[in-house]
Context: one part of a larger RNA
């Protein structure tokens, strides 16, 4: 000087309280441990591994594991020789395939030279030098990432004080989300951080007016901004304004700033986002990719055909879906946002009880399409029951997509109805348009095990007295035999 402490003293964080709503029983999805297996490929392990890499394992993907087969190689480079009517390649044959034979056929470029044909490349052939390796080391590394943690700190220069390790700056009074500011002061300043700058979002003004939009006029319709027309509006998307404790009042030290007003679409950082100091964790990652340094070279390299990565006595993580009357089941009726579409979205029609088929209008897309939003409202029906709750499982018939659904897709109908009656000890999230709760979207993708992940908007709360306690952490002390 650090670190620590069942010292202390201030302070914040859904930490605890206050409140919702869960998991933890159940069924199923999902990862992971085990166990098993030819093989069940590898990684990640307290928080910070476990719906994690994986934003898509039937085959491929695959990196494993069983058989087949190849060795200059599935790729890249140069070296020597050879060939250069060369590369390529149909039938045919053995094979699962790769592979291995087979050779109708076809017949390169450039310079010379009438032309034969010479010399030269491409490309093959063979040797070689290599190539190759999801083998190894994440305890050699680069890069990129988790995590304390968006906490509020982490240091420098110069000056000064101490023999010196170092301190002082950065303590202290006060204030803040903040080392944020103010005032004090052996200190004076600075940097990296917080903050702003950047995106988005609320309100409003200018500009512009299509594909979007219709308020006033006409003009048509069973009806629709249909169509002429308008620039108002909404809304698009380019500009700009607007919020700064700036204004009044109080508190404070006259200060920084708190606390109430006023104005105003918004108020004290308006609400969300990117953005992450000095560092810690030898943290994770040689399987993104890149490297150093070993290790394998007819195999630990490459190609193919099946299989496994989906196994199942168990065990945990995460989830969906329930267990019902704030419901379920029929009918009717409404209202979004964000996105995506050409080897693609797919409308009306017509078939199917349907999942889908047929067709095939628009649509490079503010126009066309997915597209129906869904809880919600209104009627009707059920009347507390393992039910008209719940849907597993399992039999049957389809339907899609792909060469190919047996291992091992997903969808639809009929029949099948299992467990479950609100969850022990524990234990998770959330403070506002949040939690809950309903739907809709996209990436990956051929399709899909998607209940996952990323978005997107509808409906829309309850509680916070406060900091004893529990966790995690700033700062000042303070004790130590620890470094």
């Nucleotide at each position: 000087u650090g670190a620590c402490g069942g010292g202390g003293g201030c302070u914040c964080g859904c930490a605890c309280a206050a409140g919702c709503g869960g998991u933890g029983g159940a069924g199923c999805a999902u990862g992971u441990g085990g166990c098993u297996u030819a093989a069940u490929u590898c990684g990640a392990g307290g928080c910070u591994a476990c719906g994690c890499g994986a934003a898509g394992a039937a085959c491929c993907u695959u990196a494993c594991c069983a058989g087949g087969g190849c060795u200059u190689g599935a790729c890249a480079u140069g070296c020597u020789g050879g060939u250069g009517g060369u590369a390529c390649a149909a039938a045919c044959c053995c094979g699962a395939a790769a592979g291995g034979g087979g050779g109708a056929g076809g017949a390169c470029c450039u310079g010379g030279g009438c032309a034969a044909c010479c010399a030269g490349g491409a490309g093959c052939c063979a040797g070689c030098a290599c190539a190759g390796g999801u083998g190894u080391u994440g305890c050699a590394u680069g890069g990129c990432u988790g995590u304390c943690g968006u906490c509020a700190g982490c240091u420098c220069g110069u000056g000064u004080c101490g023999u010196g390790a170092g301190a002082u700056g950065u303590u202290g009074g006060g204030u803040u989300a903040a080392g944020u500011c103010c005032c004090g002061u052996a200190a004076c300043g600075a940097g990296c951080g917080a903050a702003a700058c950047c995106c988005u979002u609320g309100u409003c003004c200018c500009u512009a007016g299509u594909u979007a939009c219709c308020a006033u006029c006409g003009g048509g319709u069973c009806a629709u901004g249909c169509c002429g027309g308008g620039g108002a509006c909404u809304c698009u998307a380019g500009g700009g304004a607007g919020a700064c404790u700036g204004c009044c009042g109080g508190u404070g030290u006259u200060a920084a700033a708190c606390c109430g007003g006023a104005g105003g679409a918004a108020g004290g950082u308006g609400g969300g986002g990117a953005c992450g100091a000095c560092g810690u964790c030898a943290a994770g990652u040689c399987a993104u990719c890149a490297c150093g340094g070993c290790c394998c070279u007819u195999a630990c390299g490459c190609c193919c055909u099946g299989g496994g990565c989906u196994g199942c006595a168990c065990a945990c993580g995460u989830g969906c879906u329930a267990c019902a009357a704030u419901g379920g089941c029929c009918g009717g009726c409404a209202c979004a946002a964000a996105g995506g579409g050409a080897a693609g979205c797919a409308a009306g029609a017509c078939c199917g009880c349907g999942a889908g088929g047929u067709g095939g209008a628009g649509c490079u897309a503010a126009u066309c399409c997915c597209a129906a939003a869904a809880a919600a409202c209104c009627g009707g029906c059920c009347c507390c029951a393992g039910u008209u709750c719940a849907g597993a499982u399992c039999g049957g018939a389809g339907g899609c997509u792909g060469c190919a659904a047996u291992u091992c897709g997903c969808c639809u109908c009929c029949g099948u109805g299992a467990a479950g009656u609100c969850g022990g000890a524990a234990u998770c999230g959330c403070u506002a348009g949040u939690a809950a709760u309903c739907g809709c979207g996209g990436a990956u993708c051929a399709g899909c095990u998607a209940c996952g992940c990323c978005g997107c908007g509808g409906u829309g709360a309850a509680u916070a007295u406060g900091u004893u306690c529990c966790c995690g952490a700033g700062c000042c002390u303070u004790g130590u035999a620890c470094a």
Predicted 3D model of a 483-nucleotide part of an RNA (small-subunit ribosomal RNA, 3' major domain) from a Planctomycetota bacterium.
The full RNA is in RNAcentral, with records from ENA.
The prediction has a mean pLDDT of 86.